Small-subunit ribosomal RNA, 5' domain from an uncultured bacterium, 510 nucleotides, folded computationally. It matches the Rfam family "Bacterial small subunit ribosomal RNA". Rfam links the family to the GO terms ribosome and structural constituent of ribosome. Its mean pLDDT, the model's own confidence on a scale to 100, is 86.
Context: one part of a larger RNA
RNA sequence: GACGAACGCUGGCGGCGUGCUUAACACAUGCAAGUCGAGCGGUAAGGCACUUCGGUGUACACGAGCGGCGAACGGGUGAGUAACACGUGAGUAAUCUGCCCUCCACUCUGGGAUAAGCUUCGGAAACGGGGUCUAAUACCGGAUAUGACCUGGCCCUGCAUGGGGUUGGGUGGAAACUUUUAUGGGUGGGGGAUGUGCUCGCGGCCUAUCAGCUUGUUGGUGGGGUAAUGGCCUACCAAGGCUUCGACGGGUAGCCGGCCUGAGAGGGUGACCGGCCACACUGGGACUGAGACACGGCCCAGACUCCUACGGGAGGCAGCAGUGGGGAAUAUUGGACAAUGGGCGGAAGCCUGAUCCAGCAACGCCGCGUGAGGGAUGACGGCCUUCGGGUUGUAAACCUCUUUCAGUAUCGACGAAGCGCCUGUAUGGGUGGUGACGGUAGGUACAGAAGAAGCACCGGCCAACUACGUGCCAGCAGCCGCGGUAAUACGUAGGGUGCGAGCGUUGUCC
Numbered sequence: 001g002a003c004g005a006a007c008g009c010u011g012g013c014g015g016c017g018u019g020c021u022u023a024a025c026a027c028a029u030g031c032a033a034g035u036c037g038a039g040c041g042g043u044a045a046g047g048c049a050c051u052u053c054g055g056u057g058u059a060c061a062c063g064a065g066c067g068g069c070g071a072a073c074g075g076g077u078g079a080g081u082a083a084c085a086c087g088u089g090a091g092u093a094a095u096c097u098g099c100c101c102u103c104c105a106c107u108c109u110g111g112g113a114u115a116a117g118c119u120u121c122g123g124a125a126a127c128g129g130g131g132u133c134u135a136a137u138a139c140c141g142g143a144u145a146u147g148a149c150c151u152g153g154c155c156c157u158g159c160a161u162g163g164g165g166u167u168g169g170g171u172g173g174a175a176a177c178u179u180u181u182a183u184g185g186g187u188g189g190g191g192g193a194u195g196u197g198c199u200c201g202c203g204g205c206c207u208a209u210c211a212g213c214u215u216g217u218u219g220g221u222g223g224g225g226u227a228a229u230g231g232c233c234u235a236c237c238a239a240g241g242c243u244u245c246g247a248c249g250g251g252u253a254g255c256c257g258g259c260c261u262g263a264g265a266g267g268g269u270g271a272c273c274g275g276c277c278a279c280a281c282u283g284g285g286a287c288u289g290a291g292a293c294a295c296g297g298c299c300c301a302g303a304c305u306c307c308u309a310c311g312g313g314a315g316g317c318a319g320c321a322g323u324g325g326g327g328a329a330u331a332u333u334g335g336a337c338a339a340u341g342g343g344c345g346g347a348a349g350c351c352u353g354a355u356c357c358a359g360c361a362a363c364g365c366c367g368c369g370u371g372a373g374g375g376a377u378g379a380c381g382g383c384c385u386u387c388g389g390g391u392u393g394u395a396a397a398c399c400u401c402u403u404u405c406a407g408u409a410u411c412g413a414c415g416a417a418g419c420g421c422c423u424g425u426a427u428g429g430g431u432g433g434u435g436a437c438g439g440u441a442g443g444u445a446c447a448g449a450a451g452a453a454g455c456a457c458c459g460g461c462c463a464a465c466u467a468c469g470u471g472c473c474a475g476c477a478g479c480c481g482c483g484g485u486a487a488u489a490c491g492u493a494g495g496g497u498g499c500g501a502g503c504g505u506u507g508u509c510c
Base pairs, nucleotide, nucleotide: 001509002508003507005506006505007504008503009502012368013367014366015365016364017363018361019360020326025324026323027322029321030320031319034069035068036067039066040065042062043061046060047058048057049056050055076279077278078277086203087202088201089200090199091198092197096195100192101191102190103189104188105187106186107185108142109141110140111139117132118131119130120129121128122127148171149170150169151168152167153166154165155164156163157162177184205251206250207249212242213241214240217239218238219237220236221235222234223233224232254276255275256274257273258269259268260267261266281302282301283300284299285298304315305314306313307312332358334357335356336355340354341352342351343350344349371401372400373399374398381392382391383390384389405451407446408445409444410443411442415437419432420431421430422429423428454499455498456497457496458495459480460479461478465494466493467492468491469490475482476481
């Protein structure tokens, strides 16, 4: 000098930040991922009308269901990991890429089911079984087709395996509709953008009281697998591969941009913010999908908790709040989708503990205030005294002013444009509405110095000294050292010094 700090004493206001560093300990409760009726069959609830009071119709819409997209993002944590995990630079002629942009071509013709519904049965529940009916942008055939795959010919070209173009033959392949128009969709292919997988060079911890390690091990051939290369896997063959330039083992640790310090070189560190990685009760596994081996999905095993009619079931806060526990120590079971962004939707809109705000905490940084000018018989009081006085001290009183901040009253935002509606002139014009924060910021007025100062230190280092008490006691102390009867070093008081809404102490780093 610095800090995600803690502790002691003290504490007026505001702005901007920051806030479980410990138990990746266990979690009550609520919320954190839905949306689309312009894909579909339908109608549980609500509105209106009729009603024989059983219901029926209707528009707005819409519970549950089928279907689509999303749920792989966003948010959390740092357990594991010494590794192509990360950083940086290359390669991919060894790859994929939903939504988005662009270009070309197409969207023909059939079929059978199933959920919901109705009915019935089992179960305490979770839930499950049977029968029967029905739809689709759900599912499955046929047709057509550049391209794809296999196999011939020709041309061009590269750093190797190779790559590109063109022309024959064969093989197996597409589609979906909706809306009043417009539109919105669907299928195949080329390119782009974005994202992703894989490979390699170099770089960054400690330990030799770890010296040898390795059998899918190292390489080859055939095969399998993948989007893709590859011992990634498998059969066979060979006997290799790594290592004192530290292999293997052990310990510790997420990495980086950065941050702190320092003149720099360097040292330390990785909170907040940003990028990457890993994880989601513990271990394993795959399914779906463009993308996961998937935090709020599934299956199995385990530990733990809960329900049970004892047969069987349910759960996973390292999301936001919150609880217990641990700890020196770390906040509200708040508001709003108004803005920004995301998902769905043609849109209106819905959802969004992302986000924006508010609450708590001097935890940090910054700013402001606690008054200003005058005022000497240098008052009273305190302390000291050589008893003369000195000092506190222009300090107070008193006089003249001001009113920041806080208080009261009143006015009151920017952040709002998208969006809806109307319209001859239309990339235009007009008009209506949308703010959680917030009656906040800010403006104006009012009254009155009125409501607002402490903490540490004063032997030397180190700015600042006397008195009393104590008597190697009580105590102080970072080091040197103080204290045993005149202690500037302990305790108190007066005075002083330094900082100041803070000041000290402790811890850690330079």